[in-house]
Molecule: Lysine riboswitch aptamer
């Protein structure tokens, strides 16, 4: 001096990722509310117990939502962007208490996925054929490595990666 190891900064992939606001449709003439009529009573309020409260279901006409998810536009943050699985613990709710169960939210930690797309493939959520998630398959695309052959293709790996620049730390 160079290379490796280590650190910092900045970037790339493209129907790229996520968030917020507004908007439109769906949800749905549904839930629910009051009115009229009818049926039920060991009836109903998640299960059991104690209590408490009141009903439950069907039909008719009338009134009549919201949430989640989706379309479009604008803005914001970004490139483990982000998403999934599991999840200690915490909070709320289903009439009060106890036990159990369900649902919703936050969630340390652990682990998986480079990315988007397609599949009248399978599974889950959902009102839904929308959309989302998971698995599998397919081609595409970006990245690095490898070995070929002469500018074309192949095989394989994973983002804790790759590229560029800087530090020269104190080891090889």
């Nucleotide at each position: 001096a160079u290379a490796g190891c280590g650190g910092a900064u900045a970037g790339a992939g493209g129907c790229g990722c996520g968030g917020a606001g507004c908007u439109c449709a769906u949800g749905c003439g549904u839930a629910c509310c009051g009115g009229g009529g009818g049926a039920c009573a060991a009836g109903g309020c998640c299960a059991g117990g104690c209590a408490g409260c009141c009903g439950u279901c069907c039909c008719c006409a009338g009134g009549g939502a919201g949430a989640g998810g989706g379309u479009g536009c604008u803005c914001c943050g970004c490139c483990g962007a982000a998403g999934g699985u599991u999840g200690a613990g915490c909070g709320g709710u289903c009439u009060g208490c106890c036990u159990g169960g369900g649902c919703c939210g936050c969630g340390a930690g652990a682990u998986c996925u480079g990315g988007g797309c397609c599949g009248c493939c399978g599974g889950g959520a959902g009102a839904a054929c929308a959309u989302c998630c998971c698995g599998c398959g397919g081609a595409c695309u970006g990245u690095c490595a490898c070995g070929a052959c002469u500018g074309u293709a192949g095989u394989g790996g994973a983002g804790c990666g790759c590229u560029a620049u800087c530090c020269a730390g104190a080891c090889u």